Model confidence (mean pLDDT): 81 of 100. A computed fold for a 73-nucleotide RNA from Actinoallomurus vinaceus, annotated as transfer RNA.
RNA sequence: GAGGCCGUAGCGCAGAGGUCGUCGCGCCUGACUCCAGAUCAGGAGGACGCCGGUUCGAAUCCGGCCGGUCUUC
Numbered sequence: 001g002a003g004g005c006c007g008u009a010g011c012g013c014a015g016a017g018g019u020c021g022u023c024g025c026g027c028c029u030g031a032c033u034c035c036a037g038a039u040c041a042g043g044a045g046g047a048c049g050c051c052g053g054u055u056c057g058a059a060u061c062c063g064g065c066c067g068g069u070c071u072u073c
Base pairs, nucleotide, nucleotide: 001072002071003070004069005068006067007066010025011024012023018056027043028042029041030040031039049065050064051063052062053061
C1' cells in the first nucleotide's frame, strides 16, 4: 500500500429498515443477616465511533473519515 471483519450503557453481547434498543456481569436502594456474602424484590443510566446521503422512518442500507483486529505485499 491492498483486502476482510469489527466499533451499541462501566464491561461482554443481541438486535441487519418500523412504534417501548435486549440480555448477562457490574452499579444503586430495600428485604433477609450481628456484619458481610449468597438469595429475593425494585431501580438508575449523556449507549448505537464521527460526518454526509437514501427513506415517511436508519443502530440496521450507501459513501467518506477515524479507531481496533486479522491476512497479504
Its Rfam family is "tRNA". Gene Ontology term of the family: triplet codon-amino acid adaptor activity. Rfam classes the family as a transfer RNA. RNAcentral holds the sequence, with entries from ENA.